[in-house]
About this RNA
The part of an RNA shown here (small-subunit ribosomal RNA, central domain) has 350 nucleotides and comes from an uncultured bacterium.
Context: one part of a larger RNA
């Protein structure tokens, strides 16, 4: 190099966009890259293989064919590939109309709770807990009513339910915007798939500046609990959490299931359109279309299971994986303020 693999055994890149590369629809004419056939030249010798001779056999040597799959030249064939030309429209995209949606970014706005402040009314507890105590409270707490601050997250609706590439989004208005899908079939006329290497987004916690800080609360202090208790419970309470911008760049970033594209039996439920029938309507039926579940036939699979949202039959491409630890590790190198990512050995042991 071939061969085998990647849901859970070792293995899918965190997600996308997208150069270079690989890989590509239909017709028709060309040429004759790649292919093919056919001749001719070369492809030393030696050894491999046949045939057959000589040492008494054999190794071991002599002789003669095969063979050396390869390369150059020439002649020819045009299906495929590949280039050039011309067409097409099924694939891709444009265009019109239209309904859905926590998609995105800003700004503005609301009400409930919990904290604190301030007044009232009140008295002797209150809060925790398995039981307690640490706390708080006669300087008047906890309860209750009125007022007033600030910050964070939006009860019901809500769901197996939607939207996004992923990560992810949820009071409510409003601008600004990105995608997805229906109807129609007016345009373009293979403009496509995938994608190392690149950019570009990436939960939380972390990090710089510079702000909020109500609840919560790593860390720290008490208080219990215990043999003990650097936890699990309690009472406090700092960094975080939140706002702006700038870094990190990693997760069970999980469907542990890489994209695209085409075939393969049903059944049901579910959201969102679209068309038909019914009477005006209407999720009351029927047909379809995208999207999400759940059941199961073939098939697949070690079994689990999966099963038109395939792990099933193929086809392109990209990634990865090769016993177990050492090692999500050392060095080197590259980002990074740090923290530490990212690439990534080997000894040695079994």
């Nucleotide at each position: 190099c071939u061969g085998g693999g990647c849901g859970u055994a070792a293995a899918g890149g965190a997600u996308g966009c997208g150069c270079a590369g690989g890989c590509g629809g239909a017709u028709u004419g060309g040429u004759g890259u790649g292919u093919c056939a056919g001749g001719u030249g070369u492809g030393a010798a030696a050894g491999c293989c046949c045939a057959g001779g000589g040492c008494u056999c054999a190794a071991c040597u002599c002789u003669g064919g095969a063979a050396c799959u390869g390369c150059g030249c020439c002649u020819g064939a045009a299906a495929c590939u590949a280039c050039c030309a011309a067409u097409c429209u099924a694939g891709a995209g444009a265009c019109u109309c239209g309904g859905a949606g926590g998609g995105g970014u800003a700004a503005g706005c609301g009400g409930a709770a919990u904290u604190c402040c301030a007044g009232g009314u009140g008295u002797a507890g209150c809060g925790g807990u398995g039981a307690a105590a640490u706390g708080c409270g006669u300087a008047g707490a906890u309860a209750u009513c009125c007022g007033g601050a600030g910050g964070a997250a939006c009860a019901c609706c809500a769901a197996u339910g939607g939207c996004g590439a992923a990560g992810g989004c949820a009071g409510c208005u409003u601008a600004c915007u990105g995608g997805a899908c229906g109807a129609g079939a007016u345009c373009u006329g293979a403009c496509g798939c995938u994608c190392a290497g690149g950019c570009a987004u990436g939960a939380a916690a972390g990090u710089g500046u510079g702000g909020g800080g109500a609840g919560c609360g790593a860390a720290a202090g008490g208080g219990a609990u215990u043999a003990g208790a650097u936890a699990c419970c309690c009472c406090u309470g700092u960094a975080g959490u939140c706002c702006a911008c700038a870094c990190c760049g990693u997760a069970a970033a999980c469907g542990u299931u890489g994209u695209a594209c085409a075939c393969u039996a049903g059944g049901u439920c579910u959201a969102a359109g679209a068309c038909g029938a019914u009477u005006c309507g209407a999720c009351c039926c029927g047909u379809u279309u995208u999207g999400g579940g759940c059941c199961c036939c073939a098939g697949c699979u070690a079994a689990c299971g999966c099963g038109a949202u395939a792990a099933g039959u193929g086809u392109a491409c990209c990634g990865c994986c090769u016993g177990a630890g050492g090692a999500c590790u050392a060095c080197g190198g590259c980002c990074g303020c740090a923290a530490g990512g990212c690439u990534a050995a080997a000894a040695c042991u079994c």
The RNAcentral record of the full RNA draws on ENA, Greengenes and SILVA.